Transfer RNA from Bacillus stercoris, 71 nucleotides, folded computationally.
The prediction has a mean pLDDT of 82.
The source organism's lineage runs through Bacteria, Bacillati, Bacilli, Caryophanales and Bacillus.
It matches the Rfam family "tRNA".
The sequence is in RNAcentral, with records from ENA.

[in-house]
RNA sequence: GUGGAAUUAGUUUAAUGGUAAAAUCCUUGGUUGCCAUCCAAGAGACAGGGGUUCGACUCCCCUAUUUCACA
Numbered sequence: 001g002u003g004g005a006a007u008u009a010g011u012u013u014a015a016u017g018g019u020a021a022a023a024u025c026c027u028u029g030g031u032u033g034c035c036a037u038c039c040a041a042g043a044g045a046c047a048g049g050g051g052u053u054c055g056a057c058u059c060c061c062c063u064a065u066u067u068c069a070c071a
Stems, first nucleotide, its partner, number of pairs: 001070007010024004018054001026042005047063005
């Protein structure tokens, strides 16, 4: 330089154009003589920009980062 793939919560992963799901972590409460475990509730995210669409994590384009192959 050329051609692919990936980017979603603090972390690890889902989501076939129609209210973004869960595990773990964190906070609060309960349980216990205390801690841990367990139970209940809660907070927390679509890499950035633009386009298509009634409606976009999802489709298209550009940028950024990571990664694979070729040269």